[in-house]
Context: one part of a larger RNA
This record gives sequence, C1' cells and structure tokens, in this order.
RNA sequence: UGAAUCGCAGCAGGCUAAACCAUGCAGUUCGAGCGGAACGAUGGGGCUUGCUCUGGCUGACGAGUGGCGGACGGGUGAGUAACGCGUGGGAAUCUACCUUAUAGUGGGGGAUAUCCCGAAGAAAUUCGGAUUAAUACCGCAUAAGCCCUACGGGGGAAAAGGGGCCUCUCCUUGUAAGCUCUUGCUAUUAGAUGAGCCCGCGUAAGAUUAGCUAGUUGGUGGGGUAAUGGCCUACCAAGGCAGCGAUCUUUAGCUGGUCUGAGAGGAUGAUCAGCCACACUGGGACUGAGACACGGCCCAGACUCCUACGGGAGGCAGCAGUAGGGAGUAUUGGACAAUGGGCGCAAGCCUGAUCCAGCAAUGCCGCGUGUGUGAAGAAGGCCUGAGGGUUGUAAAGCACUUUCAGUUGGGAGGAAAAGUAGCAGUUUAAUACGCUGUUGCCCUGACGUUACCAACAGAAGAAGCACCGGCUAACUCCGUGCCAGCAGCCGCGGUAAUACGGAGGGUGCAAGCGUUAAUC
Repeated sequence: UGAAUCGCAGCAGGCUAAACCAUGCAGUUCGAGCGGAACGAUGGGGCUUGCUCUGGCUGACGAGUGGCGGACGGGUGAGUAACGCGUGGGAAUCUACCUUAUAGUGGGGGAUAUCCCGAAGAAAUUCGGAUUAAUACCGCAUAAGCCCUACGGGGGAAAAGGGGCCUCUCCUUGUAAGCUCUUGCUAUUAGAUGAGCCCGCGUAAGAUUAGCUAGUUGGUGGGGUAAUGGCCUACCAAGGCAGCGAUCUUUAGCUGGUCUGAGAGGAUGAUCAGCCACACUGGGACUGAGACACGGCCCAGACUCCUACGGGAGGCAGCAGUAGGGAGUAUUGGACAAUGGGCGCAAGCCUGAUCCAGCAAUGCCGCGUGUGUGAAGAAGGCCUGAGGGUUGUAAAGCACUUUCAGUUGGGAGGAAAAGUAGCAGUUUAAUACGCUGUUGCCCUGACGUUACCAACAGAAGAAGCACCGGCUAACUCCGUGCCAGCAGCCGCGGUAAUACGGAGGGUGCAAGCGUUAAUC
C1' cells in the first nucleotide's frame, strides 16, 4: 500500500517539520519562621431580617515576608568526529539534604514588604510618603580549623513547638523565667552520595583535502577558579602538530544493546537503561551547595498577539490537542489507589513523573469460528472415451457440546501505611509530652461491569488471502490469438496456452494474506 478481508483475549511498541502553535493542565509546599485579616466558620451588639459594627480565640487562609524545592522528574537529537562517548587509571577540588563526632547557640541594633495615604498609566506596571514583624538583615563578644615575616591577623549562630506546676525566684503572679523533651541554627571532623578536572587506549568517510598553527608551543612573574592548566595577562624563548594522515570538507549524538549469521563478521542505535548536548535564534551574567537554568532574569534578532499609538505580552524538542508537512503513527480521557519525587513534626497538599483506561490486526503469543454420526455417494457445478469421474462425509438429516462473545448473579489480589485505644520499654524531677515496640479496633482502589467462579439460552454471532510452466507444494476446460496481457530469474502469448482472462478443482498460509521498500 490493497474503495480487499476482519471474532476475542494477554503483552509490547505507536511522527516526517529542532517548522509555527489556539485552549486546558504539567511546581509547588510550610501558619510548628513572621507581621497579619482579603476570605470562611463562629461569639457578641444593632436594627431596615439580611445587612452592618465589633472581637482576632480558631481554620486545611488570598496577597506579602522568610525557608526549602523550581539544577530532580519529563522532552528532543539540532549541534558535536570531541576526553563527547566506552574502558582503564590519576591528583590539584567542591558537595544542600543524610549519617558520625566535638564544641557552641551570649548580648545588641537599624531597616523593609504587605496594609494605609497620595500620584502616573488604556494596560503591563511604576513612583513618593508614613507605619510594622521575623528562623529576613547587620554589628559586638567568645574559638577551632585557616593565614603569617610567628609579632600577629582573620573568624559563626536563630529560634520554634510540646509538657507539668514538684521545687525555687519576683515592685510585675504570668500565655513569665529557670526545668525538661523534640525540631532547628553556628563552627569544625570523618563518611556517604553527587559533581568538576587530567591522562593511556579505542571510537565514521574523502588525499579529486598536504601542509596547519602567534596565545600558537614552552618558561618566569602576576591574576583568576572550588581546583590543575595559556584559563587570562606582561615579559622572554621559537617552538608545537603532520604520510602511524595534521588541516580542510562531508556525514553522525555515543554506549549497554538490537537485527542477522554456525561462527567470524555485517548492519543498526525505536522502546528500556547509562552518559552527553539542547530548550524560538545568538550572547550574557545573577541567585544558589549545585545552573550560566525547558515552564527564571537581562540584551540583540526573527515571528505572533494586545494597544487609548505613549507602550506592553509571548516561546508545547512537557501531557493532550489544532493546523501544516508526509506513504505514514493515537484521547483537548481517569486517578494520585499503588510506586517514586518535593515541601511539611504530622495530618496532608502538589505531581500529564507514574499507574490506568481509550484509538489503530502495528508486532508477538494464545483461543475460537463447532463435535460425532451420516451413501440415496442427493441436487447443483465442473470434466468426460457419455459408461462414468469429481466436488464429497462435504451438505442435508440424526445425536451432542457451549470455549469466546451475550445476559444475570457472586467475587479475590494489587492495602500496607496513616488514625485511634490499651500495654511494655525509653526519656525525664515526673505516672506529662515525645519516641520505639506490640496488640485490638477503624479507615483508604483510578483501573472496575477487574481477574476468576457459577447459572441461562442456542450451532447459535465469527474466514479470508495468495498461488498452481521450472526454481516451488499444487491441472483441467472455456475465452483470447505476438492482441489483450503476465513476469523475481529463465521466459509465456502469432488458433488445441497446465505461464494471459474466467470457471471448476487443487496447494500453501490463516485473523490474517500478499505486494513494495530496507538489513543480514
């Protein structure tokens, strides 16, 4: 690919334009860091009975501040012939969260957002004034690693939540302090994990590419980095690479693997896993333990959109989806139930990761479309030496069965946690709280009309495609007459064509069959 055919189940995979993208979703979370009060519930007051005023206890809280995470997960293969990848080594490094060990967590300060007031603008947003908090920010003290010319220099922190009223303190009688537990914070130590760097070897094609190179190769001083280094810079020397292929050009992500093959090899790099690179195109840094950051910022460019013409907004190579391109590839679906991730003390919230469902015979595998009996060898078709042969036990008929599909009912497992109560242990001044263990109870399923089981009815709903000259399993008749046509190769067809077209019969595969393309 075939205006062809098509019953069911399981498992797996499913864009060519790295061309442009409407719409929705894909990164949040913590109130046990903070000030609060937009919002809901609730208490109180007022009356116009559905509005308003007030309180700020409480909440799963909008906006804000602060912390952690947005560097993971997900996509794509454009670039890259390179220490990019593979493999084996190395020394001059950093590492949030986690584990280990030690010490500390004292005393102060000034701001600022939200809110309020005012102003500018169509909007995006911006500006000014006043007020306020912190685990935000900044000093002081103290000190280990660290630096040193051994004199000295430099040098951190933050609190929050729970418990009880035994003891003690108080111009303060408390939502206080001291006490105690948990979590956090600071510094250093060791680890684990992750990352950066260097080197040997291996890793396309072309010589119709033979010379290439000035930060180029090396040294010294300096700078820079977490760290080595021309990484950068000043000066000095003139080196460095190359026929064992430099340079240039073309092509290409690499690998574990995959396909094929007896192997050696050859081809390939979908899915899955590891590494790398990229995120409209090009450049840049900021923040941070980690980025020069797909859903962050700035600049330039192309394109699209909004505009009140002054100015603004955007980036699906995330999941769906549109249009386009193409021979050609799916739903704008469900759920966080499980696994995993982020945040949180936890409950929990978020998660197009993931788990599932949908679509298409795209592939692999399995099952079914009946079974037995049945010769008058029926009728019909085809052939015929006209007797018969063949289709063919095939059908009909008779007797059975009911997988799958259908209807009805039952029904695992994927679920353990979490919560709550009791008991025991630990901690403690404590029988609080907290933590650990154990027992009981309770609760959580998207898939799902689940798998599976039972019952019911009835052969009932379920077979096609290619080929039949030789290679190559399978033959006759009619039509045609070098025509129409077939064909992978040899070759068939010009009046008896097993090779063209049709029919009957046969052969091979079978929910597939054949063609084309590609690889071995």
About this RNA: The part of an RNA shown here (small-subunit ribosomal RNA, 5' domain) has 520 nucleotides and comes from an uncultured prokaryote. The prediction has a mean pLDDT of 82.